A computed fold for a 162-nucleotide RNA from a mouse gut metagenome, annotated as Lysine riboswitch aptamer. The RNAcentral record of the sequence draws on MGnify. Of the family's consensus pairs, 98% are formed in the model.
[in-house]
RNA sequence: GAUAGAGGCGCGGCCGCCAUCAGUACCUCCCCCGGUAAAACGUCAGACAACGCGGGAAGGGAAAGGGAACGCCGCCGAAGCGCCUGUUUACUGUCUGGUGAACAGGAGGCUGGGCCGUCGGAGAACAUCCGCCGGACUGUCACGGAAACGUGGAGUGCUGUC
Numbered sequence: 001g002a003u004a005g006a007g008g009c010g011c012g013g014c015c016g017c018c019a020u021c022a023g024u025a026c027c028u029c030c031c032c033c034g035g036u037a038a039a040a041c042g043u044c045a046g047a048c049a050a051c052g053c054g055g056g057a058a059g060g061g062a063a064a065g066g067g068a069a070c071g072c073c074g075c076c077g078a079a080g081c082g083c084c085u086g087u088u089u090a091c092u093g094u095c096u097g098g099u100g101a102a103c104a105g106g107a108g109g110c111u112g113g114g115c116c117g118u119c120g121g122a123g124a125a126c127a128u129c130c131g132c133c134g135g136a137c138u139g140u141c142a143c144g145g146a147a148a149c150g151u152g153g154a155g156u157g158c159u160g161u162c
Stems, first nucleotide, its partner, number of pairs: 001162005008076001010075005018067001026060003030056003041052003044097006079111003083106009112138002115135003119131004140153005
């Protein structure tokens, strides 16, 4: 240098299905309130414009994202997160800004792994995901040890073969 492997509730992806989202958003009609010229109020913020908002009753009534299990696929920096650049897009329209989402690229930053917990973020959510920190456990290598074990490091590692 090449190649092949190991860690286990191991990692990620996809189709269909199921529950949740939710009797929510939204639609129809009726009633109440503000208004009918302007103003005020409402739309993520400001300006201009456009629209009508808000509350209640009746009838109708979703979807997306996220999620469980099964199945299939790709795998063991599997993968996740963060930073920088660019493009696209959502929030009524234009401009400016803000927040969010998706895709591509760059540098080569952090994390061995799953579990539990406090806190924080996203989310409808107590589901789930993400992050810092803590805890025990587990795999791996180094050192110490007669051994059981102890201490420490990190996957840019470790083991086998050529």